Annotation: A computed fold for a 71-nucleotide RNA from Gaiella sp., annotated as transfer RNA. Rfam family: tRNA. Rfam links the family to the GO term triplet codon-amino acid adaptor activity. RNAcentral records the identical sequence in 2 taxa. Model confidence (mean pLDDT): 81 of 100. The source organism's lineage runs through Bacteria, Actinomycetota, Thermoleophilia, Gaiellales and Gaiella.

Order: sequence, then structure tokens, then C1' cells
RNA sequence: GCGGCCUUGGUGAAGCGGUAUCACGGCAGGCUUCCAUCCUGCAAUCACCGGUUCGAUUCCGGUAGGCCGCU
Repeated sequence: GCGGCCUUGGUGAAGCGGUAUCACGGCAGGCUUCCAUCCUGCAAUCACCGGUUCGAUUCCGGUAGGCCGCU
């Protein structure tokens, strides 16, 4: 220098055009003499910039970062 794949809450993942979901973690309440467990609820996420579309996390282009391969 070239090519491929990946980037989603604090962490690990799912979802791949129509309200973004699950587990763990966090917070609050309940239960308990207290703690733990358990139950209920809440907050928190689509790397960034453009394009296509009625509508983009999803499709396309670029940028950045990571991994792998070639030279």
C1' cells in the first nucleotide's frame, strides 16, 4: 500500500427496512430481625459523517478504531 470481517447500554450478546431485545451488572421498592436469595419496577445502547427510502441499527458511500490475510 491492497483486500476481507467486525464496531449495538457498564459488560457479553440477539435483532438486519416499520416502537431496539435478552442475560449479568446498577438504582428504587417489596420480602427478611439483618444480609444473601427471591419478586416487582426504573434508568442506561445502534462508532462518526453523508446518501437512498414515507421510514435506516438494518441497504449504499466515506471516515475512525479493532482483528485477519496478501505484498